[in-house]
RNA sequence: CCGGGCGGCCAGGCGAUCGCGUGGCGCAAGUCAUGAGGAAAGUCCGAGCAUCACAGGGCAGGGUGCCGGUUAACGGCCGGUGGAGGCAACUCCAAGGAAAGUGCAACAGAAAUAGACCGCCCGGGUUUCCCGGGUAAGGAUGGAAAGGCGAGGUAAGAGCUCACCCGCAUACCGGCGACGGAUAUGCGCUGUAAACCCCACCCGAUGCAAGUUCCGAUCAAGGGCAAAACGGCUGCCCGUCGUGCUCUUAAAGAGAACGCUGGAGCCGUGCGGCAACGUGCGGCGUAGAUAGAUGAUCGUCCUACGACAGAACUCGGCUUACGACCGCACCGGCAGC
Numbered sequence: 001c002c003g004g005g006c007g008g009c010c011a012g013g014c015g016a017u018c019g020c021g022u023g024g025c026g027c028a029a030g031u032c033a034u035g036a037g038g039a040a041a042g043u044c045c046g047a048g049c050a051u052c053a054c055a056g057g058g059c060a061g062g063g064u065g066c067c068g069g070u071u072a073a074c075g076g077c078c079g080g081u082g083g084a085g086g087c088a089a090c091u092c093c094a095a096g097g098a099a100a101g102u103g104c105a106a107c108a109g110a111a112a113u114a115g116a117c118c119g120c121c122c123g124g125g126u127u128u129c130c131c132g133g134g135u136a137a138g139g140a141u142g143g144a145a146a147g148g149c150g151a152g153g154u155a156a157g158a159g160c161u162c163a164c165c166c167g168c169a170u171a172c173c174g175g176c177g178a179c180g181g182a183u184a185u186g187c188g189c190u191g192u193a194a195a196c197c198c199c200a201c202c203c204g205a206u207g208c209a210a211g212u213u214c215c216g217a218u219c220a221a222g223g224g225c226a227a228a229a230c231g232g233c234u235g236c237c238c239g240u241c242g243u244g245c246u247c248u249u250a251a252a253g254a255g256a257a258c259g260c261u262g263g264a265g266c267c268g269u270g271c272g273g274c275a276a277c278g279u280g281c282g283g284c285g286u287a288g289a290u291a292g293a294u295g296a297u298c299g300u301c302c303u304a305c306g307a308c309a310g311a312a313c314u315c316g317g318c319u320u321a322c323g324a325c326c327g328c329a330c331c332g333g334c335a336g337c
Base pairs, nucleotide, nucleotide: 001333002332003331004330005328006327007326008325010323012301013300014299015298016297017296018295020035021034022033023032024031025030037308041319042318044317045316046315047314048313049207050206051205052204061203062202063201064200065199066080067079068078069077070076081095082093083092084091085090096198097197101196102195103192104191105190117139118138119135120134121133122132123131124130125129147165148164150162151161152160166188167187168186169185170184171183172181173180174179211258212257213256214255215253220249221248222247223246224245225244229243230242231241232240233239265284266283267282268281269280270279271278272277302306
């Protein structure tokens, strides 16, 4: 210098004018303060919170699936193990069980969990061929063909036997563990579980238009009280009905308020830890609408017509979209010293 790998940061700045939401002050006019994101997004996981349901246990259904840690929790994150890719830095992986059972393995091929098509060998025959048997060493098919390879052995062959290698199980050693290692003995078992299934663990449903409180137009229903008064039935008495007061239910709404933003909070720093993370101390105040604000214009500066994109209960993650910049005693290549 070129190519790659990993990590981090920013998200146009300043000023002026006009406009909008929220809060404070003010009788008011107004004035002051404040007002989107790293993803506010997808709504894919996990929680808080709320209403309903719920003794306990089981079935069904759904999810997760190497090990250890972390966390309020998680399918997240960190550190490892094993596997895969890459010369490497490094990256990726739903990675339990196929020696419980069932299913499937298209096409090709004779045969796909059990095999004789060609070939080889033996026997027989009607002998350029046919029939029967043996044989998995060779050929052919396939993603996959009965552990691999050599020797012995044999009619030809074959883990049939032996040496070496590979794999699995058990014993032993190391590790908290996944797992790793050498030796001995036994065995050689196809693949597929994002096929059914088995095993272990987890899961009640619905989401802030959740849900709660208040006001009570209007129409009506029901209960209670009745001392007095007025009216109707009837001129009078009794009785009864209505007017009255009160409670409950139901209920319209550009209704009001709470939920609503101070939190598993953010920033800095010390300590523990490889890390995720935890913790001590100090500091900070940072939108809260309900038809839903956060914008526009001008000037000026910057490698610049500044990308992706707009909160609606909150928080922890994941994923996706996207502009510019920076760093690495990280890797590879070339050249020079």

A computed fold for a 337-nucleotide RNA, annotated as Bacterial RNase P class A. Its mean pLDDT, the model's own confidence on a scale to 100, is 75. Its Rfam family is "Bacterial RNase P class A". It is annotated as a ribozyme. The sequence was found by an Rfam model in a public genome assembly.